Context: one part of a larger RNA
RNA sequence: UCCAGCGAGUUAUUUGCAUGCGCAAGCUUAAGUCAUUUGACGGAGGCGUAGUGAAAGCGAGCCUGAAUAGGGCGUCCUAGUGCAUGUGAAUAGACCCGAAACCGAGUGAUCUAACCAUGGCCAGGCUGAAGCGCGGGUAAAACCGUGUGGAGGGCCGCACCAGUGUGAAUUGCAAUACGCUUGGAUGAGCUGUGGUUAGUGGUGAAAUGCUAAUCGAACUCGGAGAUAGCUGGUUCUCCUCGAAAUAGCUUUAGGGCUAGCGUUGCGUGGUAGCAGAUAGGGGUAGAGCUCUGUUUCGGACUGGGGCUCGUAAGAGUACUCAUCCUUGAUAAACUACGAAUACUAUCUGUGGAAUCGUGGCAGUCAGAACGGCGGGGCUAAGCUCGUCGCUCAAAAGGGAAACAGCCCAGAUCGCCAUCUAAGGUCCCUAAAUUUACACUAAGUGGGAAACGAGGUGAGAUUUCUUAAACAGCGAGGAUGUUGGCUUAGAAGCAGCCAUACAUUUAAAGAGUGCGUAACAGCUCACUCGUCAAGAGAUCUUGCGCGGAAAAUGUAACGGGGCUCAAGUGUAAUACCGAAGAUGCGAACUUCUAGCUUGCUAGGAGUGGUAGAGGAGCGUUGAUAUCGCACUGAAGUCAGAUUGUGAGAUCUGGUGGAGCGUUAUCAAGUGAGAAUGCUGGA
Numbered sequence: 001u002c003c004a005g006c007g008a009g010u011u012a013u014u015u016g017c018a019u020g021c022g023c024a025a026g027c028u029u030a031a032g033u034c035a036u037u038u039g040a041c042g043g044a045g046g047c048g049u050a051g052u053g054a055a056a057g058c059g060a061g062c063c064u065g066a067a068u069a070g071g072g073c074g075u076c077c078u079a080g081u082g083c084a085u086g087u088g089a090a091u092a093g094a095c096c097c098g099a100a101a102c103c104g105a106g107u108g109a110u111c112u113a114a115c116c117a118u119g120g121c122c123a124g125g126c127u128g129a130a131g132c133g134c135g136g137g138u139a140a141a142a143c144c145g146u147g148u149g150g151a152g153g154g155c156c157g158c159a160c161c162a163g164u165g166u167g168a169a170u171u172g173c174a175a176u177a178c179g180c181u182u183g184g185a186u187g188a189g190c191u192g193u194g195g196u197u198a199g200u201g202g203u204g205a206a207a208u209g210c211u212a213a214u215c216g217a218a219c220u221c222g223g224a225g226a227u228a229g230c231u232g233g234u235u236c237u238c239c240u241c242g243a244a245a246u247a248g249c250u251u252u253a254g255g256g257c258u259a260g261c262g263u264u265g266c267g268u269g270g271u272a273g274c275a276g277a278u279a280g281g282g283g284u285a286g287a288g289c290u291c292u293g294u295u296u297c298g299g300a301c302u303g304g305g306g307c308u309c310g311u312a313a314g315a316g317u318a319c320u321c322a323u324c325c326u327u328g329a330u331a332a333a334c335u336a337c338g339a340a341u342a343c344u345a346u347c348u349g350u351g352g353a354a355u356c357g358u359g360g361c362a363g364u365c366a367g368a369a370c371g372g373c374g375g376g377g378c379u380a381a382g383c384u385c386g387u388c389g390c391u392c393a394a395a396a397g398g399g400a401a402a403c404a405g406c407c408c409a410g411a412u413c414g415c416c417a418u419c420u421a422a423g424g425u426c427c428c429u430a431a432a433u434u435u436a437c438a439c440u441a442a443g444u445g446g447g448a449a450a451c452g453a454g455g456u457g458a459g460a461u462u463u464c465u466u467a468a469a470c471a472g473c474g475a476g477g478a479u480g481u482u483g484g485c486u487u488a489g490a491a492g493c494a495g496c497c498a499u500a501c502a503u504u505u506a507a508a509g510a511g512u513g514c515g516u517a518a519c520a521g522c523u524c525a526c527u528c529g530u531c532a533a534g535a536g537a538u539c540u541u542g543c544g545c546g547g548a549a550a551a552u553g554u555a556a557c558g559g560g561g562c563u564c565a566a567g568u569g570u571a572a573u574a575c576c577g578a579a580g581a582u583g584c585g586a587a588c589u590u591c592u593a594g595c596u597u598g599c600u601a602g603g604a605g606u607g608g609u610a611g612a613g614g615a616g617c618g619u620u621g622a623u624a625u626c627g628c629a630c631u632g633a634a635g636u637c638a639g640a641u642u643g644u645g646a647g648a649u650c651u652g653g654u655g656g657a658g659c660g661u662u663a664u665c666a667a668g669u670g671a672g673a674a675u676g677c678u679g680g681a
Stems, first nucleotide, its partner, number of pairs: 001681006011092013026047003032041003051058002061073004095233002098230001102223006113197009122187001124156003127152001131148006160184003165180003199215001201211003208217001236616006246259005260364002262361006271354001273350008286337001287335002292331003298325003302322004306317004367392002370389007397408003412586004417582003423576003426560003432573001434572006445562001451546002455543010472530005478503003483497003509524001513522002587606009617670001619667006626660003635654008
């Protein structure tokens, strides 16, 4: 991992509701007794028939109250009760498995910790304390030398004890071992045997260590099926409907209760919804600046403060605040205004129970993306919160290359039929290498901003122009004057002032740029000639260009590939394209009508998680019934037929002794999952 078997809503009591049956103002027995195949007896008791009050009590009334008031609960029209089944609830282990733990009674110190008693063990070598002898020394000592001596939690190092580092081992040789290396090795040493201390405990040179491979509280059995708002699992089929992820409260937040939303029974019967009309209130979007705040330009000079002058009176003020007039703005907590929607009511139309009420039974309380309007955040987030909508959740199909939440569209089943949606029609790949007119040259399309640019198309405004424009070429571009000032110098061209200076002119600035130390020089404006038809400026707009750097490999059209397109814009006609629509056939649900009462016709419908409701299949056994079987039962293998399905039937092989139909009943009644249990491979 697979296979087979086993494996989870049960039972009892009480009670709510539904259905069926019996009896009915009544219904019914329990324990038990007698009989004995299930019968009879038994009326104690229970529910109902009257309520009300705390109660005494009273009673179609009662209570409250001073009350004959008011109010509360009743009376009427009455239906109950017993049994069975189904489905909920409560109490019990209560659908099953699962803790860590808690408590009780016991068992453990053959491991290990400490201690007690009694024994045992420590090769060899080194060092050489005290004391003592002798000699020296002293008044005597001290002291010195030498020998002797053999001390030490002394030194080196076997046994022994330990376990430092590392290798290797790590389904091992081994649930702690092995190799090399290392520490202690006469001591607080090691060790044999026997004994003592026990779990709310012992022992501990203390690590929460050890206490039999178990230790922040051992193990065994019991309380015990502890409890588990938690995780996992929970077994056959078909049909109808079909949610929620919200509110309030909660030692509550991953749990509950009530409401909301689902289902089902009964009741209700122009209800809900939609559309139109009419009547409403509002203070949002927008707008506005009267108010409350913020704020801009110009002004008035009115008042206050500051500053300056003045001894003071007072005057001045390029300072400042407030006020007034005027211009322009701003606001969720501003409004002299003010929509669209939304909401409420009435009427009319449409609509056909989708409404509302009530009883039973739920599930849901982790939601997600997207679009609109908003709050928070950075006008960040696949972010977070609110609200309106939509899809997913619980929805398959087509499109978006792939892609829960986007676009189209809601799958009862069958068909080698037709038409479409979104999206597409060169090839991959079904369908246009379609039509008309434009644009794009960037492979833009097929990723990106501020910003930049004689890319290119369209439109508009305006200036000049055969009285010759624009560009080019030829020529001129002067004089007062080197304008004045400044300056070392300043002559058109460092800087300041003036610049509508004047003169000669076809025209020529007291000078556009380069240049010089200053001049000079080059050039421009401006003018003439030549040439001959358009030229310049600005604004709006379409499509492009640059800006443009990332990590395995092209890799920012899905690929090939595409340029009067297979790109982009406008318009048009075909076609393709889905489980959509239609057609034909079939099934089921529900409504209506008809009758032959389970059929016919017609209408509408049949995606679905949690969940509610309905109808069935199969297994084991019981009672009755009808059957089969050695001329071959059950089981098993293969095939065929049949039913919407769970399944059923038949044929043949195998097998070798029991088995089934129909009706009713009762359950140890259906397996793929639980790191399920047992066995096998």
Molecule: large-subunit ribosomal RNA, domain II
Organism: Saccharimonadales bacterium (SeqCode)